This is a predicted structure of a 501-nucleotide part of an RNA (small-subunit ribosomal RNA, 5' domain) from an uncultured bacterium. It matches the Rfam family "Bacterial small subunit ribosomal RNA". The full RNA is in RNAcentral, with records from ENA. Its mean pLDDT, the model's own confidence on a scale to 100, is 81.

[in-house]
Context: one part of a larger RNA
RNA sequence: GACGAACGCUGGCGGCGUGCCUAACACAUGCAAGUCGAACGAGGUAAAGUCUUUCGGGAUUUUGCCGAGUGGCGGACGGGUGAGUAACGCGUGAGCAAUCUGCCUUUUAGUGGGGAAUAACAUUUGGAAACAGGUGCUAAUACCGCAUAAGAUUGUACCAUGGCAUCAUGGAGCAAUCAAAGAUUUAUCGCUAAAAGAUGAGCUCGCGUCUGAUUAGAUAGUUGGCGGGGUAACGGCCCACCAAGUCGACGAUCAGUAGCCGGACUGAGAGGUCAAACGGCCACAUUGGGACUGAGAUACGGCCCAGACUCCUACGGGAGGCAGCAGUGGGGAAUAUUGGGCAAUGGGGGAAACCCUGACCCAGCAACGCCGCGUGAAGGAAGAAGGCUUUCGGGUUGUAAACUUCUUUUAUUCGGAAAGAUAAUGACGGUACCGAAUGAAUAAGCCACGGCUAACUACGUGCCAGCAGCCGCGGUAAUACGUAGGUGGCAAGCGUUGUCC
Numbered sequence: 001g002a003c004g005a006a007c008g009c010u011g012g013c014g015g016c017g018u019g020c021c022u023a024a025c026a027c028a029u030g031c032a033a034g035u036c037g038a039a040c041g042a043g044g045u046a047a048a049g050u051c052u053u054u055c056g057g058g059a060u061u062u063u064g065c066c067g068a069g070u071g072g073c074g075g076a077c078g079g080g081u082g083a084g085u086a087a088c089g090c091g092u093g094a095g096c097a098a099u100c101u102g103c104c105u106u107u108u109a110g111u112g113g114g115g116a117a118u119a120a121c122a123u124u125u126g127g128a129a130a131c132a133g134g135u136g137c138u139a140a141u142a143c144c145g146c147a148u149a150a151g152a153u154u155g156u157a158c159c160a161u162g163g164c165a166u167c168a169u170g171g172a173g174c175a176a177u178c179a180a181a182g183a184u185u186u187a188u189c190g191c192u193a194a195a196a197g198a199u200g201a202g203c204u205c206g207c208g209u210c211u212g213a214u215u216a217g218a219u220a221g222u223u224g225g226c227g228g229g230g231u232a233a234c235g236g237c238c239c240a241c242c243a244a245g246u247c248g249a250c251g252a253u254c255a256g257u258a259g260c261c262g263g264a265c266u267g268a269g270a271g272g273u274c275a276a277a278c279g280g281c282c283a284c285a286u287u288g289g290g291a292c293u294g295a296g297a298u299a300c301g302g303c304c305c306a307g308a309c310u311c312c313u314a315c316g317g318g319a320g321g322c323a324g325c326a327g328u329g330g331g332g333a334a335u336a337u338u339g340g341g342c343a344a345u346g347g348g349g350g351a352a353a354c355c356c357u358g359a360c361c362c363a364g365c366a367a368c369g370c371c372g373c374g375u376g377a378a379g380g381a382a383g384a385a386g387g388c389u390u391u392c393g394g395g396u397u398g399u400a401a402a403c404u405u406c407u408u409u410u411a412u413u414c415g416g417a418a419a420g421a422u423a424a425u426g427a428c429g430g431u432a433c434c435g436a437a438u439g440a441a442u443a444a445g446c447c448a449c450g451g452c453u454a455a456c457u458a459c460g461u462g463c464c465a466g467c468a469g470c471c472g473c474g475g476u477a478a479u480a481c482g483u484a485g486g487u488g489g490c491a492a493g494c495g496u497u498g499u500c501c
Stems, first nucleotide, its partner, number of pairs: 001500003005497005012373006018366002020331001025329003029326003034073003039070002043066010080284003089209008099201002104197008112146001114144002121136006151178006158171005182189002210256003217247003222244004227239003259281004263274004286307005309320004337363001339362003345359001346357004376406004386397004411438006420428001445490005450471003456485005466473002
């Protein structure tokens, strides 16, 4: 000097930030991912109309609304945490002639004609429940054939150019295989195939990346090859066979510790330390394992299995996962509200209106930090009183107070009142800010005073009580303990402790 700090004493205001560093301990409750009726069929409800009527009603059409189900897109983003990881995890620089990419952009071509189901629903069975099963009916942008095939893929053979070995690019052939979906109502939005881009992702490599040798040898899918499987893709990634390799004092293996970086702190720098907040990457989501769906996950608020734990139960069986935002218990020296709003920015869905959004924007709490402001200003000597001290003359507190004249930042009260919002829409918020009124009014402490180190006397105590960062003080005049006066320093803070430079 610095801090995500804590503790002690003290505490007026504002702005901007920051706030479980410990138990990746366990969690009550609420919310945090939905949306689309312009994909679909049924149902309910309201209004209007038509038909019928035994005047109770019934049937039907249109429009609006509701919402379970089928279907689509999104739940792989956003948000949290740092347990694991010493690793191509991260950083940096290359490569993929070894790759994928929903939505988006550009371009080209197409969108023909059919079929069979199924949920909802009805009925029924089992069950305490969670839920599960049977039978029957129905729709679609759900599912499945057929046609078409520019094109793509595969196979085969040719030419040209190029390269980096497998090959790449371009051209012209042959054969096989492969598409589609409609909605609304006149404007579009979709759907299918292909090419290119953009974005995102995957993989490979060079270099760098803590400590220990009181860890010296490690390794059998191990190292390489051939052939296959698998993958979007290369590869012992996996498998069969063959060979016996591969790594290591330039530190392998083992053990310990640790998320990495941009950065932050410090320092003249070199360097050292740290990895909170903000940003990038990675990993994880009660513990371990697994795949499904999908453009993308081996998926925090999806599924399955096993373990621990908690809850419900009719004992047969079920339900759950805050390292999301609040909040609770616990641990701890220690860390906040079960708040408001989608107004802004951004995200998802939708043609749109709009809906959702604890992301986010705000407010609340905390002197936790930084910055700013205030606690009055000028005059005022009878140098008042009081305190302290004294050589009893005085000295000092001290222009300090009183008193006089001002001011009103702040405070309180009243009035006005934004920008943030291109037309509408403002949580913040009647907030910031502006004006008026009142009245010095509402606002100072903490530490130190032997030397280092700015600042001294009196009394008490008497090696006691105590102080102390180091040196050291205290045993009867202690500037070092305690109190008082005074003084010095910093100031809404001041000291102490801890950690780093």